A computed fold for a 100-nucleotide RNA from Falsibacillus pallidus, annotated as Guanidine-I riboswitch aptamer.
Its mean pLDDT, the model's own confidence on a scale to 100, is 82.
The source organism's lineage runs through Bacteria, Bacillota, Bacilli, Caryophanales and Falsibacillus.
Rfam family: Guanidine-I riboswitch aptamer. Gene Ontology term of the family: regulation of gene expression.
Of the family's consensus pairs, 88% are formed in the model.

This record gives sequence, structure tokens and C1' cells, in this order.
RNA sequence: AAAACAGUUUUCUAGGGUUCCGCAGUAUUCAUUUGAACUGGCCUGGUCCGAGAGAAAACGCACGUAAACGUGUACACGGAAGGAUAAAAGCCUGGGAGAU
Repeated sequence: AAAACAGUUUUCUAGGGUUCCGCAGUAUUCAUUUGAACUGGCCUGGUCCGAGAGAAAACGCACGUAAACGUGUACACGGAAGGAUAAAAGCCUGGGAGAU
């Protein structure tokens, strides 16, 4: 310097905040059965977001094979700053910058 699909998707998890639900709240306003509005994520939670370097599966791909089918799909330390969404994050930038 060149060549790789260092493949794609789904479900889940680590993790994440606060749009919605729930929960809690005091004062005020409107109703007066208890609701609505407002405030709170330094509220356990549900919805939601969610890993290249986390898990499982399917497909795909490569090789073997007449086919069914089988085998393989390895390795991977990592800032800061910025971006999206309501907001944030192991999301995206990013197998980045760097390191070995």
C1' cells in the first nucleotide's frame, strides 16, 4: 500500500435517561366522589433507547458434498470532544484518535 462481507437481522442483558404510564408531593387554581393542572428520575418500577470489542438464535458466506447434510464464521486494550432522540447511555461518530 492492497486485498477481506473482519456480514446482516431478531430476541435478551449490562447500561441509560425521563416523552408516556405508574409512584410521591406541597401550595395554588378548577371541580369536590376524588380527579385535573403543576413539580419530582439524588423515585424501586412498566413503556421506551440499548452494546464492534456482552449472550442466544436464524439467515448469509467459505469449504466438503450428487443432494440431504456437515465443518468453520477467528482475534479485539481504547480517551476526550461532538451528535440524535423527550433525554441520556457500552447508541452514532467508532474495529475512530491513540495503545500493543